Background
The RNA shown here (transfer RNA) has 72 nucleotides and comes from a bacterium. The sequence was found in a public genome assembly. Rfam family: tRNA. It is annotated as a transfer RNA.

[in-house]
RNA sequence: UCCCGGGUAGCUCAAUGGUAGAGCAACUGGCUGUUAACCAGUAGGUUGCCGGUUCGAGUCCGGCCCCGGGAG
Repeated sequence: UCCCGGGUAGCUCAAUGGUAGAGCAACUGGCUGUUAACCAGUAGGUUGCCGGUUCGAGUCCGGCCCCGGGAG
């Protein structure tokens, strides 16, 4: 320098161009003599950044940044 994959909640990951979700973690409540476990609920998001296409973009297109792999 070139090619491929990836970047979404604190962590691991989903999401056919049409309201961004799950599990775990956190918090609150229930249960218990207490804790844990279990049950119910709540909160948590600039979807890496900047543009473009579109009525509408996490998703499609361009550029850039970062991580991993490959070629030279």